[in-house]
RNA sequence: CUCUUAUCAAGAGAGGUGGAGGGACUGUGCCCGAUGAAGCCCGGCAACCGUCAGAUAAUCUGAAAAGGUGCCAAUUCCUGCAAAGUUGUGUAAUACGACUUUGAGAGAUGAGAG
Numbered sequence: 001c002u003c004u005u006a007u008c009a010a011g012a013g014a015g016g017u018g019g020a021g022g023g024a025c026u027g028u029g030c031c032c033g034a035u036g037a038a039g040c041c042c043g044g045c046a047a048c049c050g051u052c053a054g055a056u057a058a059u060c061u062g063a064a065a066a067g068g069u070g071c072c073a074a075u076u077c078c079u080g081c082a083a084a085g086u087u088g089u090g091u092a093a094u095a096c097g098a099c100u101u102u103g104a105g106a107g108a109u110g111a112g113a114g
Stems, first nucleotide, its partner, number of pairs: 001114008013042001015041003021032003027078001029077001043072003048068002051063005076106001081103009
C1' cells in the first nucleotide's frame, strides 16, 4: 500500500509540561483555542485481540482489566453522491430551495490475509 471482515448516537481530567494552533479528506459550513491549541507525560474510558469461566453445529453468554491496540468537545461536528418523502417559490413545461429518512462512497479503529 491492497484485499476481507466487525464497529462508528454511549463513555473518558478544573493534573503537569508546552507554547499556536486544532476539529482526518471536501467547503465562501459550523465550531474549539492565551479563561492556553497541537505534541509529550501522568490520569481516565471502552472492551476489538488476547486471558479466565460457562454453553454450542457455526458460535454465543458472562467476568476481570495485569498483556497488544484504540479512544478521551460537538453523531465519523455537519456537509459533499444517489434515492424516497414532506414542504415552499415559480413556469405553459422542464425547474429551484428548505427539511426528514434510507443507502452508497470516503474515512477512522480492531482483527485477519497478501
Record summary:
This is a predicted structure of a 114-nucleotide RNA (SAM riboswitch aptamer (S box leader)) from Priestia endophytica. The organism belongs to Priestia, within Bacteria. Its mean pLDDT, the model's own confidence on a scale to 100, is 78.